[in-house]
Context: one part of a larger RNA
Molecule: large-subunit ribosomal RNA, domain II
Organism: Methanoregula sp.
RNA sequence: GCCUGCGAGUGUGCGUAUGUCGCUUGCCUAAGCCCCUCUGGGGCGGAGGCGCAGCGAAAGCGAGUCUUAACCGGCGAACUUUGUGGCAUGCGCAUAACCCGAAACCGGGUGAGCAAUCCAUGACCAGGAUGAACGUUUCAGAAAUGAAACGGGAGGUCCGAACCCACUUGCCGUGCAACACAAGGGGAUGAGUCGUGGAUAGGAGAGAAAUUCUUAUCGAACUCGGUGAUAGCUGGUUCUCCUCGAAAUAGCUCUAGGGCUAGCCUCGAGCGUUCCUUCUGGCGGUAGAGCACUGGAUGAGGUCUGGGUCCUUCGGGAUACCAAUCUUAAUCAAACUCCGAAUGCCGGAAGUCACAACUCGGGAGUCAGACAGUGACGGCUAAGCGCCAUUGUCAAAAGGGAAACAGCCCAGAUCGCUAUCUAAGGCCCCUAAAUCCAUGUUAAGUGUAAAAGGUGGUUCUAAUUCUUAAACAACCAGGAGGUUUGCUUAGAAGCAGCAAUCCUUUAAAGAAAGCGUAACAGCUCACUGGUCAAGAGUUUUAGCGCCGAAAAUGUACCGGGGCUCAAACAUGGUGCCGAAGAUGCGAAUUCAUAUGUUAUUUAUAAUGUGUGACUGGUAGAGGAGCGUUCUUAACGCGCUGAAGCCAAAGACGCGAGUCAUGGUGGAGUGUUAAGAAGUGAGAAUGCAGGC
Repeated sequence: GCCUGCGAGUGUGCGUAUGUCGCUUGCCUAAGCCCCUCUGGGGCGGAGGCGCAGCGAAAGCGAGUCUUAACCGGCGAACUUUGUGGCAUGCGCAUAACCCGAAACCGGGUGAGCAAUCCAUGACCAGGAUGAACGUUUCAGAAAUGAAACGGGAGGUCCGAACCCACUUGCCGUGCAACACAAGGGGAUGAGUCGUGGAUAGGAGAGAAAUUCUUAUCGAACUCGGUGAUAGCUGGUUCUCCUCGAAAUAGCUCUAGGGCUAGCCUCGAGCGUUCCUUCUGGCGGUAGAGCACUGGAUGAGGUCUGGGUCCUUCGGGAUACCAAUCUUAAUCAAACUCCGAAUGCCGGAAGUCACAACUCGGGAGUCAGACAGUGACGGCUAAGCGCCAUUGUCAAAAGGGAAACAGCCCAGAUCGCUAUCUAAGGCCCCUAAAUCCAUGUUAAGUGUAAAAGGUGGUUCUAAUUCUUAAACAACCAGGAGGUUUGCUUAGAAGCAGCAAUCCUUUAAAGAAAGCGUAACAGCUCACUGGUCAAGAGUUUUAGCGCCGAAAAUGUACCGGGGCUCAAACAUGGUGCCGAAGAUGCGAAUUCAUAUGUUAUUUAUAAUGUGUGACUGGUAGAGGAGCGUUCUUAACGCGCUGAAGCCAAAGACGCGAGUCAUGGUGGAGUGUUAAGAAGUGAGAAUGCAGGC
């Protein structure tokens, strides 16, 4: 891991609601007692309980009562009827209380054969080295004492085996081993090591002290018990079909991942159009707008009021300064409003419609929400961000589209059909359907990624100027004289700089727009004539492009191929494809309605037919069934073969399942009507066994 088996809402008591049965001359007995055919059955037993009357704290009064001096008022009566006991089911409380799961707490015991310390008694430490005290002899000395030699053999001394330890590295790390092995390392006469016997224990012992050890267990051992501790936490919770179907919010909470009440769901009863839509009458201060208030922020003008600055003949005057005030123009505001919608909310009327709304009662679940659109706030008008409001979807929703893609677009799956029509979205190929029609645009593969800014890319709009009295461009020719203007300067001659910028000849020609020279010269330009022959220029509106444009595995920002009068973009049009949508045909469920039959007492129930609507679904509520074991009763089957097991093929049922048939097997077992449950497994790091 797989297979098989086991494995989780149960019992009792009390309460409550619903269903059903008994009685309703209201109902029921409890303890106890008696009888019998004695795990049981029958009878007696009214003590007591509920109900029949309420009100009051109570005394008490009573269809009333309490309050009060009294009324008003509160709770009742009447209008309006059930009550009680049994059984079943749902739920609540208590109890292990759906199952498994702590870390812990408390009590009684068991442990010092491991490791710790201590006591008693024993054992062990190769060999080598060093050479303290002290002693003897000799020498020196007056002596004290000193020196030398010889002896001596001290030491938590030295080197190093046994022995003890465990510092380093390797190895091992499903090991040889729940700490070993190898090579090195430390101590090795000592606070040494070891044997045997004994002592000390669980908030206690022991501890050269580390929360260290107390039998692989230690911040409180192990074991049994309290004990099925408790677990607002995690996991798991077993057959089928049908109807409806949520919430992730508010308030409170030592509360925030838990609860309680309400909201939203369901079931039953009641009520009987109250819901909703439209019309109509109101409420309001948002969006917008405005400046009339409150404030903010500007321009222009006035006054000359105050301050500043300047001038002054000190009388005063000036003012591109500041402030105040007035006029005018144009403005800004969540905490401004002279105004003011849409939506919304409240009332009235009418209409459509039904599994609607509302009230009461039984049962819940929900209290982590997510994204998207819109309106705000916080943030950086950041976030797949946070927080409100409102709508939608997901959650609990499959199908089609968006390449893929809970929350986007379309659309809500009862079942069947090799039928039809559509939605969103599409129609060259992958790939169902137009290489469809018409008119334009784009040349960038833009489409198929992005800004400020730039753009004589191209299309379009409008205005205006010049133009057959010849425009614009090109080409031919001219572009002169006073004059080298004056000044400056070494020079300054159109062209370093300053000032001025005239006159003449002209078709036209600047005291010069640029290149150039040291300065001249030289080359162009403006301007003019000619050649040529029809449009040329300036500004502007809009469309589509272009640049701006660098990223990490590999094209890689159309899903791909590929696409250019398109298979791109814009506008218009006609077809078609396209979903579990709609329609058609058939079948089923639930509800409503009409009608028939049967049963019984009305009226219900069962069943049949027609019509209409309905039938996605998590938590959850409700309904109807299948199957397993046992009990009671009746009726069956079985060695001419029961149960069980095996089998793809038959039949019935929506399904859980059932029946038939064949094989195997070898002794029990079924149907119907009731009843009772150890009643259904795939999950719980489930338990046991097998492989």